[in-house]
Context: one part of a larger RNA
RNA sequence: GGACGAACGCUGGCGGCGCGCCUAACACAUGCAAGUCGAACGGAGAUACUUUAUGGAAGUUUUCGGACGGAAGUGAUUUAUCUUAGUGGCGAACGGGUGAGUAACACGUGAGGAACCUGCCUUUCAGAGGGGGAUAACACUUAGAAAUAGGUGCUAAUACCGCAUGACACAGCGAAGUCGCAUGGCUUAGCUGUCAAAGGAGCAAUCCGCUGAGAGAUGGCCUCGCGUCUGAUUAGCUAGUUGGUGAGAUAACAGCCCACCAAGGCAACGAUCAGUAGCCGGACUGAGAGGUUGAACGGCCACAUUGGGACUGAGACACGGCCCAGACUCCUACGGGAGGCAGCAGUGGGGAAUAUUGCACAAUGGAGGAAACUCUGAUGCAGCGACGCCGCGUGAGGGAAGAAGGUUUUCGGAUCGUAAACCUCUGUCUUCGGGGACGAUGAUGACGGUACCCGAGGAGGAAGCCACGGCUAACUACGUGCCAGCAGCCGCGGUAAUACGUAGGUGGCAAGCGUUGUCC
Repeated sequence: GGACGAACGCUGGCGGCGCGCCUAACACAUGCAAGUCGAACGGAGAUACUUUAUGGAAGUUUUCGGACGGAAGUGAUUUAUCUUAGUGGCGAACGGGUGAGUAACACGUGAGGAACCUGCCUUUCAGAGGGGGAUAACACUUAGAAAUAGGUGCUAAUACCGCAUGACACAGCGAAGUCGCAUGGCUUAGCUGUCAAAGGAGCAAUCCGCUGAGAGAUGGCCUCGCGUCUGAUUAGCUAGUUGGUGAGAUAACAGCCCACCAAGGCAACGAUCAGUAGCCGGACUGAGAGGUUGAACGGCCACAUUGGGACUGAGACACGGCCCAGACUCCUACGGGAGGCAGCAGUGGGGAAUAUUGCACAAUGGAGGAAACUCUGAUGCAGCGACGCCGCGUGAGGGAAGAAGGUUUUCGGAUCGUAAACCUCUGUCUUCGGGGACGAUGAUGACGGUACCCGAGGAGGAAGCCACGGCUAACUACGUGCCAGCAGCCGCGGUAAUACGUAGGUGGCAAGCGUUGUCC
């Protein structure tokens, strides 16, 4: 000198774009953050309608006995529309947060998988025949304070289960050809065996789905080469340890797991142990080499109160799922239950220190749906903060009697100083009034009556901070008297201090300036 997710002191006009718990991965009140589909299904309810039963009001009439009349309501039924607890499907494994752990194939880079998986999507081929038994909801009921659990009975499906058909699929058998990278791979034809399906909407056409198989795309998994902090005041480490055979497990290879056998394996080219740490694209600095760093944005990884476990599923060992154990908090009828903000806001606490319990799904994107649409604290915006970067303004021109006043003085003057006053202007920002978007190809705008445009008013509302001995741009006066104080280094101060304090002046930067901290 540059840089910062900064903080502190003094000061503070506006706008644009960014950024904002670095500390306690501390504890959390409250609200919201993942739903959707009635075009998979049976119910339940609401509204309207059709038919019917019951019902009997108003009114009319009366010989006062009654007669006519038929509304509301109630039950059943038909059709249509709507709502939805439940069964079922898809999603919830994405998106969002954090950096605790991890020195590791975690990450980066480059290869390999002849050892693998892949819902939705694209494309190609083939198919969907015929049956069955349940169960929630519901009704009745039992236990319980509750959470919830149970019993009996009824019912549907794109829920569940046999059967049929069936291959280029899988398994086994043997054959031919061909290729390679060791195990082997690929192609072709043959035999045997095994395995599938679901319907919905519509008048229909058709559309959306379903089943099996091939290919692709996307996403993932595994293996390896190289790279990746400090300590030797850590020198030996290792028993599933290293290898083999067999069996198991997995999508798949493998001590991944197990039985048996052998005795290996790693290490001064630093094993093991200890400490520290998420890694990278990048960022800062530097002429570069390098050093430091990993906030925001993007990629990967890990985690979700602590530890462990599996279930479901194409995908999890699953932040807003389940089970167990621990700590903590809450409810309780004391028998037993409920919870997890490292999602967005917000609270307490810690701290030098870090924001609103905001608006909207209008846009972009995501989930579901045939669609309308619903959901979306992702996202788009707004609020707060000079936290940062950038831009603009706080006026411009003229104006010497060099006014008053301040400071200083050798008392002549010098200086603040064209500075002010005064004159002539301007209108950025600002204030008031009017109009008013793009973002949205038809409709739909949170932002927002915002940006912007037009008109009007008036210099009016808008400058501070630090320094002035040398390094280092900038000097005098007074006060103080080794005191009070200053200080980055050298050093100032003990009676004429350009170094302390104040004032005037000057220099520097400027809506900032200075200090502190950290890195180069």

This is a predicted structure of a 520-nucleotide part of an RNA (small-subunit ribosomal RNA, 5' domain) from an uncultured bacterium. The full RNA is in RNAcentral, with records from Greengenes. It matches the Rfam family "Bacterial small subunit ribosomal RNA". A reference for the family is Yusupov et al. (2001), "Crystal structure of the ribosome at 5.5 A resolution", Science.